[in-house]
Molecule: Glycine riboswitch aptamer
Organism: Ferroacidibacillus organovorans
RNA sequence: AUGAACAUCGUGGGAGAGUGCGCAAACACUGCGCCGCCGAAGGAGCAAGGGAAGGGGAGCGGUCCCUAACCGGAAUCUCUCAGGUAUAAAGUACCGCGGUGGGACG
Numbered sequence: 001a002u003g004a005a006c007a008u009c010g011u012g013g014g015a016g017a018g019u020g021c022g023c024a025a026a027c028a029c030u031g032c033g034c035c036g037c038c039g040a041a042g043g044a045g046c047a048a049g050g051g052a053a054g055g056g057g058a059g060c061g062g063u064c065c066c067u068a069a070c071c072g073g074a075a076u077c078u079c080u081c082a083g084g085u086a087u088a089a090a091g092u093a094c095c096g097c098g099g100u101g102g103g104a105c106g
Base pairs, nucleotide, nucleotide: 006101007100008099009098010097011096012095013094018035020034021033022032023031024030036085037084038083042081043079044078045077049071050070054066055065056064
């Protein structure tokens, strides 16, 4: 001095699904209960792959084939615990830009 992965902050974009029913003074907005629904905060589960107790096969061993435990365990897939479920507001995985940390590669 070029400055990756990754983390964090700011900013722009950012979907889905009931204005359901009942109660509360009561109207959409609040709270509670019940039912329905969504998946893109978070969380959980799984594939490939590795492995080899044991088994098969000729007299034995190796090569070969099958396989339990175990390791590894991805997602926008699955679950719906949590979260969410009219407009608006807020929030969201993910993407772009900028800052900071970082320090791969050269």